[in-house]
RNA sequence: GCAAAUAUAUCUCAAUGGUAGAGUUUAAGCCUUCCAAGUUUAAAAUAAAGGUUCAAUUCCUUUUAUUUGCU
Numbered sequence: 001g002c003a004a005a006u007a008u009a010u011c012u013c014a015a016u017g018g019u020a021g022a023g024u025u026u027a028a029g030c031c032u033u034c035c036a037a038g039u040u041u042a043a044a045a046u047a048a049a050g051g052u053u054c055a056a057u058u059c060c061u062u063u064u065a066u067u068u069g070c071u
Base pairs, nucleotide, nucleotide: 001070002069003068004067005066006065007064011023012022013021018054025043026042027041028040029039030038047063048062049061050060051059
């Protein structure tokens, strides 16, 4: 220099263009003599910018970061 992949909650992962979920974490409640376990509720997210579309995590373009391969 060229090509490819990935970027979603504190973390690990989902999500056929149609209200972004789960586990985990944290906080509070219930239970328990207390703790642990269990249970209920809450908090918390689409890397950035633009475009297409009635509607974008999803499709297209550019940029950023990381990884891999080739030279």